[in-house]
RNA sequence: GCUGUCGAGUGGCGCUGCAACGGGCCGGUCCGGUCCGCCACGCUCGGCAGUGGUCCGCACCAUCGCAAGGGCGCCUGGAUGGU
Numbered sequence: 001g002c003u004g005u006c007g008a009g010u011g012g013c014g015c016u017g018c019a020a021c022g023g024g025c026c027g028g029u030c031c032g033g034u035c036c037g038c039c040a041c042g043c044u045c046g047g048c049a050g051u052g053g054u055c056c057g058c059a060c061c062a063u064c065g066c067a068a069g070g071g072c073g074c075c076u077g078g079a080u081g082g083u
Base pairs, nucleotide, nucleotide: 001051002050003049004048005047006046007045008044009043011075012074013073014072015071018042021037022036023035024034025033026032027031041069
């Protein structure tokens, strides 16, 4: 770094819907088009397992501190200020 899994990012409800995924139809060498369904954590950080790469220092203990982003609407929790 990649894959899987678990956790965290206050907690909910509703709406729309891109990609991905599933199904139908059409064309078809690769593949593409179209309709329907599903769909607003697909993101970031961290634990564990597997695997690949790079590097040369690494491990352990204690203390202190700590994220950022995520369509629309409503509610809710926390903090601060005002009335």